Predicted 3D model of a 557-nucleotide part of an RNA (large-subunit ribosomal RNA, domain V) from a bacterium. Rfam family: Bacterial large subunit ribosomal RNA. Its family is annotated with ribosome and structural constituent of ribosome in the Gene Ontology. It was read from a public genome assembly. The coordinates come from a structure-prediction model, not an experiment, and the mean pLDDT is 84.
Context: one part of a larger RNA
RNA sequence: CCCAUACUUGGACAAAAAGACCCCGUGGAGCUUUACUGCAGCUUGGCCCUGAUUUGAAAACUUAACUGUGUAGUGUAGGAGGGAGAUUCGUCGUCAAUGAAACACCUCUCUUUUAAGUUUUUAAGUCUCAACCUUAGCCAUAAACUGGCAAGGCGACAAGGUCUGGCGGGCAGUUUAACUGGGACGGUUUCCUCCAAAAACGUAACGGAGGAGUACAAAGGUGCACUUAGAUCGGAUGGCAAUCGAUCGUAAAGCGUAAAAGUAAAGAGUGCGCUUGACUGUGAGACCUACAAGUCGAGCAGGUGCGAAAGCAGGUUUUAGUGAUCCCUACUUACCUCAUGGGAGGGAGUAGGCUUAUCGGAUAAAAGCUACCCCGGGGAUAACAGGCUAGUGAUACCCAACAGUCCACAAGGACGGUAUCGUUCGGCACCUCGAUGUCGGCUCAUCGCAGCGUGGGGCUGUAGAAGGUCCCAAGCGUCUGGCUGUUCGCCAGUUAAAGCGGUACGCGAGCUGGGUUCAAACCGUCGUAAGACAGGUUGGACUCUAUCCAGUAUGGG
Numbered sequence: 001c002c003c004a005u006a007c008u009u010g011g012a013c014a015a016a017a018a019g020a021c022c023c024c025g026u027g028g029a030g031c032u033u034u035a036c037u038g039c040a041g042c043u044u045g046g047c048c049c050u051g052a053u054u055u056g057a058a059a060a061c062u063u064a065a066c067u068g069u070g071u072a073g074u075g076u077a078g079g080a081g082g083g084a085g086a087u088u089c090g091u092c093g094u095c096a097a098u099g100a101a102a103c104a105c106c107u108c109u110c111u112u113u114u115a116a117g118u119u120u121u122u123a124a125g126u127c128u129c130a131a132c133c134u135u136a137g138c139c140a141u142a143a144a145c146u147g148g149c150a151a152g153g154c155g156a157c158a159a160g161g162u163c164u165g166g167c168g169g170g171c172a173g174u175u176u177a178a179c180u181g182g183g184a185c186g187g188u189u190u191c192c193u194c195c196a197a198a199a200a201c202g203u204a205a206c207g208g209a210g211g212a213g214u215a216c217a218a219a220g221g222u223g224c225a226c227u228u229a230g231a232u233c234g235g236a237u238g239g240c241a242a243u244c245g246a247u248c249g250u251a252a253a254g255c256g257u258a259a260a261a262g263u264a265a266a267g268a269g270u271g272c273g274c275u276u277g278a279c280u281g282u283g284a285g286a287c288c289u290a291c292a293a294g295u296c297g298a299g300c301a302g303g304u305g306c307g308a309a310a311g312c313a314g315g316u317u318u319u320a321g322u323g324a325u326c327c328c329u330a331c332u333u334a335c336c337u338c339a340u341g342g343g344a345g346g347g348a349g350u351a352g353g354c355u356u357a358u359c360g361g362a363u364a365a366a367a368g369c370u371a372c373c374c375c376g377g378g379g380a381u382a383a384c385a386g387g388c389u390a391g392u393g394a395u396a397c398c399c400a401a402c403a404g405u406c407c408a409c410a411a412g413g414a415c416g417g418u419a420u421c422g423u424u425c426g427g428c429a430c431c432u433c434g435a436u437g438u439c440g441g442c443u444c445a446u447c448g449c450a451g452c453g454u455g456g457g458g459c460u461g462u463a464g465a466a467g468g469u470c471c472c473a474a475g476c477g478u479c480u481g482g483c484u485g486u487u488c489g490c491c492a493g494u495u496a497a498a499g500c501g502g503u504a505c506g507c508g509a510g511c512u513g514g515g516u517u518c519a520a521a522c523c524g525u526c527g528u529a530a531g532a533c534a535g536g537u538u539g540g541a542c543u544c545u546a547u548c549c550a551g552u553a554u555g556g557g
Stems, first nucleotide, its partner, number of pairs: 001557008010549003015543001022378004027374002029370004035174005041167003045163004051127015068110001075103001078109005085092002132153004137149004177189003186206001190212006213359001214256001215316002220275007228252001230248005254263002257321001259319003279302004285296003291360001304313003327353007335346004385432001386430001387428003391425001393421006402412001439514001440512003444506001445503005452477003455472006479493005520538004524533003
């Protein structure tokens, strides 16, 4: 070195199971509820089944009666019309007086109250004929069903039907957004301005800053006129700053509002006069642009305002102040359909109704839990490990203020600076989600040196001893217990010393399974609840057979 046999499990990101954790899917299921929409069920009322009768109440109508007091006026004048007479022979009225209104008598009528009747409504009773209940009564009949008969009870209620309002996770179907340096929480989602943006346009991020979801009948149109802010000087109260005057003054002002651009020889600022073009019908041609939208616009026709006129005016210095389609409503219309008129439906034009704000708007209408969970996928995306990085961490060095009685450097060393390492916490999300088993312990180790002991040396603020610090050195060694699942740590006792790290935080196809991290359960807290909690607690399945590489032992060659 080869072969065989027997063994050990370090590797074959070994096997097994299309990862259960995590995320995604306009996937599923179970559960919850003050999610949405329904259904059962319960309940309210109307009508039907549903009849008789009594009493009361209310309303309307009819008939007959009753009632009416301000002052003045004989006096208790309801109102209106007619009216000079009426009469029971007693009188009353006319006249006169008073008063806003005049009386007898006739007619109509209002107000108050009463009686009777009719109709309707309503309330409370009574009844029996519907309905319902009971009966080992009789019959069909053999019959504790059912039906008929009979009896008793109840009774126009109840039950039932139909319409209607309410309650209604008891049950059902569903919804419960996306972006996102994993997801959740938070934030955002449309529009305007600036920067980023790299001198055309355009250009992203959970990049840096701010605004909008209007306002104005003048803050619009036009004609004419004017010029600001500020400073200096002067001037009663008056001061830094009020109003007044002079000089300087390209704008440092103003322009409703954010910012930017623009702007005083004002088309844009300020004042005054007159006004409504903040028009109707169109529109050559352009900008922008996937579409849909958005933007500018001369000119033409009609009629209008201002101006002497030329002219200007289809809102506002400009860029935000917003919402498609469907549906509904109002007005208009020389249109269409229903044979025609009436009427109805539709079309066309104008206007109105959405924080449809997840703002190109899934519906008129929608929240959660799942550790009881399931499926399809993803290393497109998290947790372990690895990788990259090195902010954080660790180590070393540079500078040397200071402190060390004196003296920066025996020992220490601020403010700062430069490296190295890849043991911490992170960042990134690159292999792995058709699986790379995760803390600690046990067993067995192996390596580094930034050296704990043992060895050699320099300096010392080294007298000796014991130390401090630095240099060389990895040969060997580097404890036993108590507590805790612990690593760590604290404690007790030893030791020459009880080193720090790497090895998938070495090692579960070697062991364990105390912790973490399924299903059960309890507590606290949170939640209406289902349930949840890097909160606590008890319990909780670790897979007989080694093919290859590697290694060990024995035998043979």